The RNA shown here (transfer RNA) has 73 nucleotides and comes from an uncultured Clostridia bacterium. The sequence was found in a public genome assembly.
RNA sequence: CGAGGUGUAUCGCAGUUGGUAGCGCACGUGGUUUGGGACCAUGGGGUCGCAGGUUCGAAUCCUGUCACCUCGA
Numbered sequence: 001c002g003a004g005g006u007g008u009a010u011c012g013c014a015g016u017u018g019g020u021a022g023c024g025c026a027c028g029u030g031g032u033u034u035g036g037g038a039c040c041a042u043g044g045g046g047u048c049g050c051a052g053g054u055u056c057g058a059a060u061c062c063u064g065u066c067a068c069c070u071c072g073a
Base pairs, nucleotide, nucleotide: 001072002071003070004069005068006067007066011024012023013022019056027043028042029041030040031039049065050064051063052062053061
C1' cells in the first nucleotide's frame, strides 16, 4: 500500500427480504433463608464505532472515516 472480516447494554452475543432493538451474564428492588449463596418475581440501563447520503421510515442499503483482527505485497 491492497483485499477481506469485526464494531449493538458492564461483559459475551442475536437481530435473514428496511418497519417501534432483544437474549444470557452482571446490576437495583422484593420474595424465600437466622444470614449469605442458590432459586423465583420485577425493574433500570443502548442516540447500534463516528460522519454524511438514499427512503415516509436505516443496526440493516450506499459513501467516507476511525479502531482491532486475518491475508497478500